Overview:
Predicted 3D model of an 87-nucleotide RNA (transfer RNA) from an Anaerolineae bacterium. Its Rfam family is "tRNA". The family's RNA type in Rfam is transfer RNA. The organism belongs to Anaerolineae, within Bacteria.
RNA sequence: GGGCCGGUGGCGGAAUUGGCAAACGCAUCAGACUUAAAAUCUGACGGUGGUAGCACCUUGUGGGUUCGAGUCCCACCCGGCCUACCA
Repeated sequence: GGGCCGGUGGCGGAAUUGGCAAACGCAUCAGACUUAAAAUCUGACGGUGGUAGCACCUUGUGGGUUCGAGUCCCACCCGGCCUACCA
């Protein structure tokens, strides 16, 4: 240099044929239980704004296609694997 695979919350990871992103688990926070803790149970848990109802934004980055993109197309960035060349 070429080819293939991948990049989604704090972490792992899901999302059928393009149709409500973050299911589920871990971690974290609050509560219950306990003398206290652990374990267990209950609830909350992407970001921003809002007292709240709720609104807007987010799938590596930037574009494109589409009524609609995590998903399809193009370029780039990053990581892994394979391969070629030079030495």